Predicted 3D model of a 475-nucleotide part of an RNA (small-subunit ribosomal RNA, 3' major domain) from an uncultured bacterium. The full RNA is in RNAcentral, with records from ENA and Greengenes. It matches the Rfam family "Bacterial small subunit ribosomal RNA". The coordinates come from a structure-prediction model, not an experiment, and the mean pLDDT is 84.
[in-house]
Context: one part of a larger RNA
RNA sequence: UGACGGGGACUCGCACAAGCGGUGGAGUAUGUGGUUUAAUUCGAAGCAACGCGAAGAACCUUACCAGGGCUUGACAUGCAGGUGAAUAAUGUAGAGAUACAUUAGUCCUUCGGGACACCUGUGCAGGUGGUGCAUGGUUGUCGUCAGCUCGUGUCGUGAGAUGUUGGGUUAAGUCCCGCAACGAGCGCAACCCCUGUUGCUAGUUGCCAUCAUUAAGUUGGGCACUCUAGCGAGACUGCCGGUGACAAAUCGGAGGAAGGUGGGGAGGACGUCAAAUCAUCAUGCCCCUUAUGUCCUGGGCUACACACGUACUACAAUGGCCGGCACAGCGGGAAGCGAGUCAGUGAUGGCGAGCGGAUCCCUCAAAGCCGGUCCCAGUUCGGAUUGAAGUCUGCAACUCGACUUCAUGAAGCAGGAAUCGCUAGUAAUCGCAGAUCAGCCAAGCUGCGGUGAAUACGUUCCCGGGCCUUGUACU
Numbered sequence: 001u002g003a004c005g006g007g008g009a010c011u012c013g014c015a016c017a018a019g020c021g022g023u024g025g026a027g028u029a030u031g032u033g034g035u036u037u038a039a040u041u042c043g044a045a046g047c048a049a050c051g052c053g054a055a056g057a058a059c060c061u062u063a064c065c066a067g068g069g070c071u072u073g074a075c076a077u078g079c080a081g082g083u084g085a086a087u088a089a090u091g092u093a094g095a096g097a098u099a100c101a102u103u104a105g106u107c108c109u110u111c112g113g114g115a116c117a118c119c120u121g122u123g124c125a126g127g128u129g130g131u132g133c134a135u136g137g138u139u140g141u142c143g144u145c146a147g148c149u150c151g152u153g154u155c156g157u158g159a160g161a162u163g164u165u166g167g168g169u170u171a172a173g174u175c176c177c178g179c180a181a182c183g184a185g186c187g188c189a190a191c192c193c194c195u196g197u198u199g200c201u202a203g204u205u206g207c208c209a210u211c212a213u214u215a216a217g218u219u220g221g222g223c224a225c226u227c228u229a230g231c232g233a234g235a236c237u238g239c240c241g242g243u244g245a246c247a248a249a250u251c252g253g254a255g256g257a258a259g260g261u262g263g264g265g266a267g268g269a270c271g272u273c274a275a276a277u278c279a280u281c282a283u284g285c286c287c288c289u290u291a292u293g294u295c296c297u298g299g300g301c302u303a304c305a306c307a308c309g310u311a312c313u314a315c316a317a318u319g320g321c322c323g324g325c326a327c328a329g330c331g332g333g334a335a336g337c338g339a340g341u342c343a344g345u346g347a348u349g350g351c352g353a354g355c356g357g358a359u360c361c362c363u364c365a366a367a368g369c370c371g372g373u374c375c376c377a378g379u380u381c382g383g384a385u386u387g388a389a390g391u392c393u394g395c396a397a398c399u400c401g402a403c404u405u406c407a408u409g410a411a412g413c414a415g416g417a418a419u420c421g422c423u424a425g426u427a428a429u430c431g432c433a434g435a436u437c438a439g440c441c442a443a444g445c446u447g448c449g450g451u452g453a454a455u456a457c458g459u460u461c462c463c464g465g466g467c468c469u470u471g472u473a474c475u
Base pairs, nucleotide, nucleotide: 002474003472004471005470007469008468010466011465012464013463015459016458019422020421021420022419023418026313027312028311029310030309031308032307033306034304035303042053043052064299065298066297067296068295069294070293073124077123078122079121080120081119082118083117084116087104088103089102090101091100092099093098107114108113126288127287129286130285131284135282136281137277138276139275140273142271147186148185149184150183151182152181153162154161155160166177167176168175192265193264194263195262197233198232199231200230201229202228203227206223207222208221211220212219236259239253240252241251242250243249315415319374320373321372322371323370324369325368331362332361333360336355337354340351341350342349343348381412386407387406388405389404390403391402392401428451429450430449431448432447433446434445
C1' cells in the first nucleotide's frame, strides 16, 4: 500500500421489514447428476452450471456405437506422366456406400497446345483429436456499483502520500465550499432509440365532421378528425415561497400532457475470478495419417431403481361446463399466407378468390359481459395413464413426431424443514405473434397487447456494495 476482522462511524440496494404471488408435496414436460448401455457424443459446475451452447436430435443434423467400404482421399492447390471425357437415364447385384452393363453425351485451337475431368506418382489434404493453465477474439461476474488513474508541484531516506481527505449535497468522484495543491483522462451525466403532449408538411392502401349514396367509408366528395412518418416545439429547479453558509442543493407550490434523471432501452471505467469457450471462428505446440481422416446402412444422443434444478397443469364455486355478445397490439406471408364454399363429429381434405401486402390472408384474441346449468362430492373438479379408430408432414413416424374423435379416468382436498420473485401500468392474471422449422416432442425462448392490485413504520437484525477510520502472527 492492500486484504481481512463474529472492530467502529456514515450510507445504499426488493438486503431485511411491510405486503402480494409462488417453489419445496401431486401429475407431466424439460435440463442435470447417478446408474445402465455396444453407444447412451461433447461442453457448462456456488452466486455467475442445470427449458444452458441447442432460435427445432425420426434419416440428415451427429461429433457417439456396431457393421460394410475408401486411402492424394468428402474438400484445396502445385508439379511430372498418361487418358479423353465429365455427366445424365435405365437395368442388374447390394442394407446402402458402391460395382458392372447399355444408351445418350464427347469443348476450343494459330494443330504447338489450352480449358475441364479422370488415372498414376509426388509435395500435401483432413482431424468436433489434446492443451481455454500457451493464445487471439468473444462472453459471464462483482455492477450501471461510483469508482480507477495520470502530468506537474509539494511532503517522505524509501515503499509511497497528497490531489481523490474534510463540511454540506446528489442516483452519481453530482455539484458547492474549504484545503499544498493546480490541472487532466477513463468512467457518471448528456448526445442516440422507443414511449407520453403538441405544431407544421403529406393524404393512399389510412380516416369520415358536413352533403349525397350504400347491406357495408360501399361509392362520389373531402383531408377537418383518427392514423401513418418526416421535420420541429416542449422540462431548464426556468418561476414563487420556506430551509440552507449570500453556496450547491432540498422541501412545498404554481403553470403544464409531462417536474426535478418523466418512463423504458442501448450503452458496462481500471480491474477481479489462471472464470467460460481450442466444439462458432482463428491460432502456437503436441498427437493421428490404409486412420483419431472420409463415405454408407442401422442404432444411440429419447435408456431408468433413484436424486436435484427450471417450468406447465391442477387440487375447484372469485370455479367447471353450455349458448349468445364485445374490445387489442407486436409481427409473419410466394415451393408462402390462404378468404369463401363443399365433404367430415373432428384433426383435415377437394375446389379455390385475393395478396410480395396501412389494400388480401394468418386473425374468431382470451380473460370479460349476459343468460342457463352444476351444489361442495375425489365431484359436471382434475386430467395423467391406457385401449380403439383416424388426420397430417415426410423416402420413412417400430425404436422416436404432432394433432383429432370415442372410451378410460390415476395422483392431487393448498404442500415439512427451507426457499424465490416483485415497489406501478409493476406483481398477479389473460390470451396473441415471431424466430428456428418438411413436421415437431414449444408447457421453452424472444416480443406484444388486455385486465390490473397490496405494501414500504423503519434501517436493530440477515446478505451484498460504497466511503472514512482502527487493529493485525497476512501481502